[in-house]
RNA sequence: UAUAUUCUUCGGGGCAGGGUUAAUUUCCCUACUGGCGGUAUAGCCCGCGAGCCAUUGUGCUGAUUCGGUUUAACUCCGAAGCCAACAGUAAAGUCUGGAUAAAAGAAGAAAAUG
Numbered sequence: 001u002a003u004a005u006u007c008u009u010c011g012g013g014g015c016a017g018g019g020u021u022a023a024u025u026u027c028c029c030u031a032c033u034g035g036c037g038g039u040a041u042a043g044c045c046c047g048c049g050a051g052c053c054a055u056u057g058u059g060c061u062g063a064u065u066c067g068g069u070u071u072a073a074c075u076c077c078g079a080a081g082c083c084a085a086c087a088g089u090a091a092a093g094u095c096u097g098g099a100u101a102a103a104a105g106a107a108g109a110a111a112a113u114g
Stems, first nucleotide, its partner, number of pairs: 001114003005110006017029003031094002033084002035048004043082002051060002053057001064080005086097003
């Protein structure tokens, strides 16, 4: 240094202000947030996790365009957009709950083999 093994730790953010109402952080205006790996730096390119289920599986599952720079960017810069599980409750990406959970994965350690 490489490989597989075992263990430890870490591992998701966000309604301020106003309107309507008997009642809404759930509606309306506005505001705010963005897990992990890949790739020129990505919520919306490819993939994974989370989530869902009479079927546990090769299953289902969200969203972007235009212009500019560049060898190279749907990732940067400028502009305008869009999306966000389930249960509860006045209808929720942001409140409460399953969850002091779990995972993609990240870092570290141990001993072994080449």
The prediction has a mean pLDDT of 81.
This is a predicted structure of a 114-nucleotide RNA (FMN riboswitch aptamer (RFN element)) from Clostridium vincentii.
The RNAcentral record of the sequence draws on Rfam.
Rfam family: FMN riboswitch aptamer (RFN element). Rfam links the family to the GO term FMN binding. A reference for the family is Vitreschak et al. (2002), "Regulation of riboflavin biosynthesis and transport genes in bacteria by transcriptional and translational attenuation", Nucleic Acids Res.